[in-house]
Notes
Small-subunit ribosomal RNA, 5' domain from Aestuariispira insulae, 483 nucleotides, folded computationally.
Context: one part of a larger RNA
RNA sequence: GAACGAACGCUGGCGGCAGGCCUAACACAUGCAAGUCGAGCGAGAAGGCAUCUUCGGGUGCUGGGCAGCGGCGGACGGGUGAGUAACGCGUGGGAACAUACCUUUCGGUGGGGGACAACAGUUGGAAACGACUGCUAAUACCGCAUACGCCCUUCGGGGGAAAGAUUUAUCGCCGAGAGAUUGGCCCGCGUUAGAUUAGGUAGUUGGUGAGGUAACGGCUCACCAAGCCGACGAUCUAUAGCUGGUCUGAGAGGAUGAUCAGCCACACUGGGACUGAGACACGGCCCAGACUCCUACGGGAGGCAGCAGUGGGGAAUAUUGCGCAAUGGAGGAAACUCUGACGCAGCCAUGCCGCGUGAGUGAAGAAGGCCUUAGGGUUGUAAAGCUCUUUCAAUAGUGAAGAUGAUGACGGUAACUAUAGAAGAAGCUCCGGCUAACUUCGUGCCAGCAGCCGCGGUAAUACGAAGGGAGCAAGCGUUGUUC
Numbered sequence: 001g002a003a004c005g006a007a008c009g010c011u012g013g014c015g016g017c018a019g020g021c022c023u024a025a026c027a028c029a030u031g032c033a034a035g036u037c038g039a040g041c042g043a044g045a046a047g048g049c050a051u052c053u054u055c056g057g058g059u060g061c062u063g064g065g066c067a068g069c070g071g072c073g074g075a076c077g078g079g080u081g082a083g084u085a086a087c088g089c090g091u092g093g094g095a096a097c098a099u100a101c102c103u104u105u106c107g108g109u110g111g112g113g114g115a116c117a118a119c120a121g122u123u124g125g126a127a128a129c130g131a132c133u134g135c136u137a138a139u140a141c142c143g144c145a146u147a148c149g150c151c152c153u154u155c156g157g158g159g160g161a162a163a164g165a166u167u168u169a170u171c172g173c174c175g176a177g178a179g180a181u182u183g184g185c186c187c188g189c190g191u192u193a194g195a196u197u198a199g200g201u202a203g204u205u206g207g208u209g210a211g212g213u214a215a216c217g218g219c220u221c222a223c224c225a226a227g228c229c230g231a232c233g234a235u236c237u238a239u240a241g242c243u244g245g246u247c248u249g250a251g252a253g254g255a256u257g258a259u260c261a262g263c264c265a266c267a268c269u270g271g272g273a274c275u276g277a278g279a280c281a282c283g284g285c286c287c288a289g290a291c292u293c294c295u296a297c298g299g300g301a302g303g304c305a306g307c308a309g310u311g312g313g314g315a316a317u318a319u320u321g322c323g324c325a326a327u328g329g330a331g332g333a334a335a336c337u338c339u340g341a342c343g344c345a346g347c348c349a350u351g352c353c354g355c356g357u358g359a360g361u362g363a364a365g366a367a368g369g370c371c372u373u374a375g376g377g378u379u380g381u382a383a384a385g386c387u388c389u390u391u392c393a394a395u396a397g398u399g400a401a402g403a404u405g406a407u408g409a410c411g412g413u414a415a416c417u418a419u420a421g422a423a424g425a426a427g428c429u430c431c432g433g434c435u436a437a438c439u440u441c442g443u444g445c446c447a448g449c450a451g452c453c454g455c456g457g458u459a460a461u462a463c464g465a466a467g468g469g470a471g472c473a474a475g476c477g478u479u480g481u482u483c
Stems, first nucleotide, its partner, number of pairs: 001483004006479005013355006019348002021313001026311003030308003035072003040069002047062006079266003088191007097183002102179008110144001112142002119134006150159003164171002192238003199229003204226008241263004245256004268289005291302004319345001321344003327341001328339004358388004368379004392424001394419005402410001427472005432453003438467005448455002
């Protein structure tokens, strides 16, 4: 000098664009953050219409709530950086794989069956939640048939599928092939410090066989061999998410990894699997633990490192806001529903950028202040006065684009027009040298200053105040950190 997710002190007019728990991966009240489909299915509340009525209500039609079965989605999106020194990441390769939805090609969609919820009844429990009996549908479940291609094969053969719906336009379903996309796996190279860590390793290293996986593989197991890694630093310890990038620098390099983007890991702590195309699953399940809450003491419920918000920690970091109008996502044929993703608004000078706080004229160089050699000098064209202008802000009116047809949270916002009046808008630090900027008074090694050198002990340009000056400016200084 530059930079910052900064903080602190003094000060503070406006706008645009960005940014905003770096600390306790500490604990969390409350609300919301993942649903959707009636064009898969049964059932059918309230209401309406009709009818009967013993006036209590019953029945039929319509209607379609809350639940239930079923499908798809809850593996995306969002958060955090605890762990991880690792094929985790980066880069370049590889072969033994999977891939719902999507595109495309070929072929098929025949005929049956038995259940379980819902519901009704009985019943247990304080609750959470159950138990028993009975009834029922399906794109739920299970056989049979069929099999171009598919799988297995001892090459003889053997095995395996489907689902319908509707407003009759279509949308689906099954098998197989290809594509696209995404993912799993392996390898070369690169990736912090310490030797005051020198030896480490028994599924360890390799083989045979088997199991397992979507797939290769000690991934697992049985047997066999005794290997494998290491001063080119193994092992151990400490620290750390990695990268594109960011900051600095002429560069080489050094430091760093907030925001945005890619990858990874995690979801109270530890472990486990289930379902599924995909998870060993943040707002799913089970077990154990700590903690909190409810309880009728028998037993139960919970997980903000989602968005807000609370307590706590801290020098320090925001609203329990509006909207699905746009973009994107899930479901749906669609209408649409959901979406704290997202779009916006609110708060904060946290940063960057832009603008303003007036312009011209004005010497009796006014008054006042300060200094003075007492003449004067300086503040100073500065003010006042006179002549103008109205950016921004204010008030009033008009009023968008963002939305291809409709639909606008933002928002009566931006912008435009009009009105009034210099009107509402300047501070902070410094002035001994480095380093731009000097005098007086007070103080008297005191009080104090200080980045370094150093000032202060009676004329201090270095402390404090005043006048004056210098610098930057809605900021200016200080502190911290990096180059």